This is a predicted structure of a 73-nucleotide RNA (transfer RNA) from an uncultured bacterium.

[in-house]
RNA sequence: GCUGAUGUAGCUCAGUUGGUAGAGCAAUCCCUUCGUAAGGGAAAGGUCGGUGGUUCGAGGCCACCCAUUAGCU
Numbered sequence: 001g002c003u004g005a006u007g008u009a010g011c012u013c014a015g016u017u018g019g020u021a022g023a024g025c026a027a028u029c030c031c032u033u034c035g036u037a038a039g040g041g042a043a044a045g046g047u048c049g050g051u052g053g054u055u056c057g058a059g060g061c062c063a064c065c066c067a068u069u070a071g072c073u
Base pairs, nucleotide, nucleotide: 001072002071003070004069005068006067007066010025011024012023013022019056028042029041030040031039049065050064051063052062053061
């Protein structure tokens, strides 16, 4: 230099054919207990890597850029 993959909650990952973004774990609060662990419940947590474009509508499509990673030279 070229090509591919990945980027979504604090962490690990879903998200179908473009139609109002979810789970598990962690953390917070509550219940249960003499107390702890385990268990149950509630609430919270996201400009979906960035900037543009397409569209009535983009996490998903297109272009470029950034980061990580793999391959080729």